Background:
Model confidence (mean pLDDT): 84 of 100. This is a predicted structure of an 85-nucleotide RNA (c-di-GMP-I riboswitch aptamer) from Neobacillus terrae. The source organism's lineage runs through Bacteria, Bacillati, Bacilli, Bacillaceae and Neobacillus.

[in-house]
């Protein structure tokens, strides 16, 4: 330096929910709070999933659609702590 591993130690992140805020919504942000996570750090490249303002169709309803999102859905890319092999 690289790969693998995750018992120890030092730590890290923060689900649901609540409050505030933002957004058409999905969702995001902040505070509280911990279900869990060895990348639950970052990244929208691939698949998948969510929403439908606007647009289109039908013209009561409703349906389709991402240019909007989800990294704690999976994979890829990339960066990183400690111990052991």
């Nucleotide at each position: 330096c690289u790969a693998c591993u995750g018992a120890a130690a030092a730590g890290g992140c923060a689900a649901a929910c609540u409050c505030a805020u933002u957004g058409a919504a999905a969702g995001g942000u902040g505070a509280g709070g911990a279900c869990g996570c060895a990348a639950a750090g970052c990244u929208a490249c691939g698949g998948g999933c969510c929403u439908a303002a606007g647009g289109u169709g039908c013209u009561u309803u409703c349906a389709c659609u991402a240019u909007g999102g989800c990294a704690g859905c999976c994979g890829g890319g990339u960066u990183g702590c400690c111990c052991g092999u």